[in-house]
RNA sequence: GCCUCCAUAGCUCAGUUGGUAGAGCGGCGCAUUCGUAAUGCGUAGGUCGCAGGUUCAAGUCCUGUUGGAGGCU
Repeated sequence: GCCUCCAUAGCUCAGUUGGUAGAGCGGCGCAUUCGUAAUGCGUAGGUCGCAGGUUCAAGUCCUGUUGGAGGCU
């Protein structure tokens, strides 16, 4: 220098053919208990790395760019 993959909630990760972003764990509240843990129910939390483009509509498609991992020379 070139190529490929990854970046989504506090953490680990889903997200199909473009159609209003989800799970588990964790947090908070309630129930249960003499109390705690466990369990059950409820609830909050995200401009999808960043900047543009295409589209009625983008986490998803295109371009550039940042960081990380791997490969080639």

Record summary
Predicted 3D model of a 73-nucleotide RNA (transfer RNA) from Runella sp. CRIBMP. Its Rfam family is "tRNA". The coordinates come from a structure-prediction model, not an experiment, and the mean pLDDT is 82. The organism belongs to Runella, within Bacteria.